Predicted 3D model of a 74-nucleotide RNA (transfer RNA) from Maricaulis sp. Rfam family: tRNA. Rfam classes the family as a transfer RNA. The sequence is in RNAcentral, with records from ENA. Its mean pLDDT, the model's own confidence on a scale to 100, is 82.

RNA sequence: CGGGGUGUGGCCUAGUCUGGUAGGGCGUCUGACUGGGGGUCAGAAGAUCGAAGGUUCGAAUCCUUUCACCCCGA
Numbered sequence: 001c002g003g004g005g006u007g008u009g010g011c012c013u014a015g016u017c018u019g020g021u022a023g024g025g026c027g028u029c030u031g032a033c034u035g036g037g038g039g040u041c042a043g044a045a046g047a048u049c050g051a052a053g054g055u056u057c058g059a060a061u062c063c064u065u066u067c068a069c070c071c072c073g074a
Stems, first nucleotide, its partner, number of pairs: 001073007010026004020057001028044006050066005
């Protein structure tokens, strides 16, 4: 320098192909059961999707640029 892959709550991950309410697990918080711990059950908070721009009624998803990391080639 060229090509490819990954990036989504505190952590992990689904959704992207085929645009239409961002879902799940762990964790956290509150309450109930329990003498307490643990455990179980119920509920809640928490991500506008690496960044910027574009297309569209509507973008995590499509397009362009770009950042970080990884792989391959030179």